[in-house]
Molecule: small-subunit ribosomal RNA
Organism: soil metagenome
RNA sequence: AGAGUUUGAUCCUGGCUCAGGACGAACGCUGGCGGCGCGCCUAACACAUGCAAGUCGAGCGUGAAUCCCGGUUGGGGUAACCCGCCGGGAGGAAAGCGGCGAACGGGUGAGUAACACGUGAGGAACCUACCCCGGACUCUGGAAUAACAGCGGGAAACCGCUGCUAAUACCGGAUACACCACCCUUAUCGCAUGGUGAGGAUGGGAAAGUUUUUCGGUCUGGGAUGGCCUCGCGGCCUAUCAGCUUGUUGGUGGGGUAACGGCCCACCAAGGCAACGACGGGUAGCUGGCGUGAGAGCGUGGCCAGCCACACUGGGACUGAGAUACGGCCCAGACUCCUACGGGAGGCAGCAGUGGGGAAUCUUGCACAAUGGGCGAAAGCCUGAUGCAGCGACGCCGCGUGAGGGAUGAAGGCCCUAGGGUUGUAAACCUCUUUCAGCAGGGACGAAGCGAAAGUGACGGUACCUGCAGAAGAAGCCCCGGCUAACUACGUGCCAGCAGCCGCGGUAAUACGUAGGGGGCGAGCGUUGUCCGGAUUUAUUGGGCGUAAAGAGCGCGUAGGUGGUUCGUAAAGUCGGAUGUGAAAGUCCAGGGCUCAACCCUGGGAUGCCAUUCGAUACUUGCGAACUAGAGCACGGUAGGGGGAUCUGGAAUUCCUGGUGUAGCGGUGAAAUGCGCAGAUAUCAGGAGGAACACCGGUGGCGAAGGCGGGAUCCUGGGCCGUUGCUGACACUGAGGCGCGAAAGCUGGGGGAGCGAACAGGAUUAGAUACCCUGGUAGUCCCAGCCGUAAACGAUGGGUGCUAGGUGUGGGAGGCUAUCGACGCCUUCCGUGCCGCAGCUAACGCAUUAAGCACCCCGCCUGGGGAGUACGGCCGCAAGGCUAAAACUCAAAGGAAUUGACGGGGGCCCGCACAAGCGGCGGAGCAUGUGGCUUAAUUCGAGGCAACGCGAAGAACCUUACCUGGGCUUGACAUCAGGGGAAAAGCCGUAGAGAUACGGUGUCCGUAAGGGCCCCUGACAGGUGGUGCAUGGCUGUCGUCAGCUCGUGCCGUGAGGUGUUGGGUUAAGUCCCGCAACGAGCGCAACCCCCGUCUCUAGUUGCCAGCACGUGAUGGUGGGGACUCUAGAGAGACUGCCGGCGUUGAGCCGGAGGAAGGUGGGGAUGACGUCAAGUCAUCAUGCCCCUUAUGUCCAGGGCUGCACACAUGCUACAAUGCCGGCCACAAUGGGCUGCGACCCCGCGAGGGUGAGCGAAUCCCAAAAAAGCCGGCUAAGUUCGGAUCGCAGUCUGCAACUCGACUGCGUGAAGUCGGAGUCGCUAGUAAUCGCGGAUCAGCAACGCCGCGGUGAAUACGUUCCCGGGCCUUGUACACACCGCCCGUCACACCACGAAAGUCGGUAACACCCGAAGCCGGUGGCCCAACCCUUUGGGAGGGAGCCGUCGAAGGUGGGAUCGGCGAUUGGGGUGAAGUCGUAACAAGGUAGCCGUACCGGAAGGUGCGGCUGG
Repeated sequence: AGAGUUUGAUCCUGGCUCAGGACGAACGCUGGCGGCGCGCCUAACACAUGCAAGUCGAGCGUGAAUCCCGGUUGGGGUAACCCGCCGGGAGGAAAGCGGCGAACGGGUGAGUAACACGUGAGGAACCUACCCCGGACUCUGGAAUAACAGCGGGAAACCGCUGCUAAUACCGGAUACACCACCCUUAUCGCAUGGUGAGGAUGGGAAAGUUUUUCGGUCUGGGAUGGCCUCGCGGCCUAUCAGCUUGUUGGUGGGGUAACGGCCCACCAAGGCAACGACGGGUAGCUGGCGUGAGAGCGUGGCCAGCCACACUGGGACUGAGAUACGGCCCAGACUCCUACGGGAGGCAGCAGUGGGGAAUCUUGCACAAUGGGCGAAAGCCUGAUGCAGCGACGCCGCGUGAGGGAUGAAGGCCCUAGGGUUGUAAACCUCUUUCAGCAGGGACGAAGCGAAAGUGACGGUACCUGCAGAAGAAGCCCCGGCUAACUACGUGCCAGCAGCCGCGGUAAUACGUAGGGGGCGAGCGUUGUCCGGAUUUAUUGGGCGUAAAGAGCGCGUAGGUGGUUCGUAAAGUCGGAUGUGAAAGUCCAGGGCUCAACCCUGGGAUGCCAUUCGAUACUUGCGAACUAGAGCACGGUAGGGGGAUCUGGAAUUCCUGGUGUAGCGGUGAAAUGCGCAGAUAUCAGGAGGAACACCGGUGGCGAAGGCGGGAUCCUGGGCCGUUGCUGACACUGAGGCGCGAAAGCUGGGGGAGCGAACAGGAUUAGAUACCCUGGUAGUCCCAGCCGUAAACGAUGGGUGCUAGGUGUGGGAGGCUAUCGACGCCUUCCGUGCCGCAGCUAACGCAUUAAGCACCCCGCCUGGGGAGUACGGCCGCAAGGCUAAAACUCAAAGGAAUUGACGGGGGCCCGCACAAGCGGCGGAGCAUGUGGCUUAAUUCGAGGCAACGCGAAGAACCUUACCUGGGCUUGACAUCAGGGGAAAAGCCGUAGAGAUACGGUGUCCGUAAGGGCCCCUGACAGGUGGUGCAUGGCUGUCGUCAGCUCGUGCCGUGAGGUGUUGGGUUAAGUCCCGCAACGAGCGCAACCCCCGUCUCUAGUUGCCAGCACGUGAUGGUGGGGACUCUAGAGAGACUGCCGGCGUUGAGCCGGAGGAAGGUGGGGAUGACGUCAAGUCAUCAUGCCCCUUAUGUCCAGGGCUGCACACAUGCUACAAUGCCGGCCACAAUGGGCUGCGACCCCGCGAGGGUGAGCGAAUCCCAAAAAAGCCGGCUAAGUUCGGAUCGCAGUCUGCAACUCGACUGCGUGAAGUCGGAGUCGCUAGUAAUCGCGGAUCAGCAACGCCGCGGUGAAUACGUUCCCGGGCCUUGUACACACCGCCCGUCACACCACGAAAGUCGGUAACACCCGAAGCCGGUGGCCCAACCCUUUGGGAGGGAGCCGUCGAAGGUGGGAUCGGCGAUUGGGGUGAAGUCGUAACAAGGUAGCCGUACCGGAAGGUGCGGCUGG
């Protein structure tokens, strides 16, 4: 410090996610030791039991047990004596009176948004027991009461009565100048109230104990400590809480308090608070700090420390220096317990512990030795504060589980290309060490303390030290697809599972599970949760708003914010110095102590929007003075659809009346509805009425926006230019607020020509609630009033200044051309456009009219969906508007640009693509293939083009993979090893369907080692079993289309572009020209083959002109090379030549010559790639599967099955034909298990015989169509030949299933083929025959070749199909067979509404009214002290009454929440239904607002926008 994730790729925006750190944690697996810390975050839920606050006898009166002494008429005993009783003493338990403490210490975080806390001030408005310092005093009397005793009540708790008693308990009196209260006088000080000092008059106090010392007590001044009160400032969310308040705000007087105060009361006044957020709601103890972070911040407040609050819930006071009191009291309530039912007791949020809740949090331990606290003179007692120990890896820190050597790199495991690799120096083994744990011995500091002394340590026989033995007792967890460090095998097969995000798993998974190996950390490791970080993703530091989320529709203006120039002054902001404070702990630095560290100690530093004070004065600011450049005013001009009102004009539509006139009009893609013989349309004249204003008219004007358009008049707003006279900062912006605000819509009243939602009809259509047509109501218009929204857009808030230009246009001013005018030119101000530099921008683009550079103010944004929705509030007559969430859900949603692909977008151009033409297919019969059906099996594959006469260039057996049945198991076939054996094969025979079995016969090579062969055993063979979605190879297709790329350079942030686009040209990215490109590669073309002309060479088996011979005839023979031909080598064609066009080019057109002319014709040749195209059944091959079978052998069957459907063909339907006869002319090929001549036989298929030929020699072999002659005459025929019958031929082991052919007979459909569809542009189509491969034969009519005869047509590129290039739009990228919208149906989820129902909270009104304070009363009661006449009084109290008053009750509301039949939309879900709305002109451009309508998307009207 970043990374992953939107896309085919890119840049940007933007969210989600990860890596880090932390934790009072929890969970999973694992667990050796120690130190230091930490440990109910939940139920402030309920608590059994024990303990947590007592102490003082040196304040007081009693005084138990026990002991001692004396007495004793008692009892026992023989007695000693014992018991009892009486008196005295010791003793000191226990309770009580009294004092101090119990208000500390300890716990908890419920409540509290508050002067509760923090910080800084103030108290001239206060208190402070114990402690310290100073001063003074401590004199003298009195009356009670508990304990106790007696009696009584009660189950108990406890209580009552009577009687006695003490005090440092209580009361009176004296004294007291300094003390307090009040009054008077006076000095001095302070910001005010007022403070302080001095003097004078009136009222108030003491207690004892001791030999002494000491310790106490009282009054008073001061200190210290602790507290109380007040104020400034600071720190949560919510405005869907906007108004709150009656003791409220203030005053006067009083009460109350330690003290100010409305704290309380009476009266008076009517105030006080709030947008700088009152009031309300929600949440929360606050802080030092802690976590994180570079910081600013954000989060947090557990342990420790400070403060606060609370103590079962609520209320209340008492005591006291201090409490409204955790372990006190009273009352009420809930709960628990005891009870004799009358009544009582209790409060762990102290320590431990229990139940419960919960994911989760410990021992009913030891000790007061230390520290601290209470009491005490002290000893001491008490102390669950505390010190320690226990439990828990909960955290931090430290240590260990060994160290060194050790390669046959052992065994085992895993992987493997079978060689090896790895685990791995790891182990074994050798040498060594002994921390920790264990055992044994020694053994503390903490103890300066207390005590007269003895003595005194919970921890603890602990730490520590020493010794002993032995590597001995001690390693796991997570991860290994990317982020992110670490890879293989097997298993699994969208299953099981994983997952933080992206995403893995559908048969080879580095992503699941296991193993091996590896990586990370290590007594821990992972997971979960939470916080900060990364996140500049709330942006102060440090973001944005044209199109990504975001400028309010526009203006006026309040508060507020901001503000020109100069001088002076002040010093609020600001800056600096000093002082105070900022507790300790913590953090940082330095040093030190535990062996280190954690931990602890000492010192220093740091820490504030704090306070006080002294300075500084540039800037901001306050005040004062001045200025004119901002702003405004004035004056002079000027343009304009700016606004309002009234009046008015013509054109056009429609309607009415009349005339002319006749059969149609109208409307559309085409029609129909509609109108018209009752006279329309058309046309003429007249009239009525409403609405809108052609031309001018413009990227032109005006207005703040909405918006504004015939003309005239009146009223009225603003701008601009010029002059520079006046004011003197008067300015800018603007939260709230107020106003304006298109269209639609609403209310009332008018109006209504045209248009026209809804509606109706007609069309279209699968449907058509649409688009089109005919009608048509609201509405559109006017007046008045509402509504307040739009793509209200420049999708761009307003203001000011600055920053190159060029060119239009509207308004004004000035100058030049001598002058005036027009025109022109120049300058300048304002407005409005275009282009463009710097700069900016993600890009597109913006660019003096900024989206540039700056400042000021306002508004707004923070992922998508849910949703501009719900609820609440405000507004509205309504429609609805404004404000505006959450649950839930997704890993994206987006912007710009790029490359493609696509478009019922555009341009250019090709192709038998269409058109033009010829012949077919689709109908028939048959053949072949396929689907389907059938079957035991009908083996398998191929599936639009590009499967279907395809793999099949040969299925009767074989083939053969399928079925049935019969057999075999090292196998039909290969290799190796071990063992054994005889030859094996062949031939013959028997059984059998055969495989096979049995018998007979037979007997190999040889270097005598063995080989070949057979049998057994084991490795292994074998598989046409699966996967062409694991593959190689081969192939099809786009497509013989003209494209596809690279290097360097250049452009762009980048994807990428350029080159390759453009202008020409071509069959062609062919070539030329141009050009930020220059070159190059794969393709194109050419080079290769065949054909076409010529030349040369050669001349057999080919040829035969001339010569010769010969024949019935024939190159038959001699011969010849001329010719044909053969087959080798050459020539030839290159736009080379001429003319024209073109740019002088490339090239095109025409011509000449030529056998051939612009690629001469044909072939071979197939770029980068696409289709997971085809093939595991040609072959090869990974993996999987079978192994007495999915292998292998055999027989038979099947692949040929047939109601059908399709594809490709053949033959036809006839006369351009058919039949018969005669008669010509080819080429390619093939041939020895072969082709087979001649001859003979047969009607024929064929048979017999067999010459010749391994072939330019012989054979297949006849070519056929054509030609000539004859017949047929339009007929289901002399067309057509299917089908069937009979008889044959041939091949073959064998033609039943299931061959071909022949003859005779039979003679079907079919008379030219619907929609539709195919081929072909010249030696082509059409037509005719010939050959070959495979092959015994053949289902071949197929396929591959060969030649013969031999056309027609192409205007042209609008249309269909395919393709190329450029361009455009895109929401597509699996790429239009794309994407995608809404209803409906189903499932699940969360939410809203809802008759109601249940509950919480805080108030209000009234009722009741406990305890208690206060007040009143006090007939009853009362010791002191005062008065007194001794009776009493005064005074006090009980009781009673009253105000207040908690809980409770009643009531109507407020608010929040739970549930809720039903209901509403929303979200999600693999394949449901209906349509096709949107994205390409998405097939009616889309979208916005509004209104109506419709199953639904949606349609239509009106106005608007371009994001057409």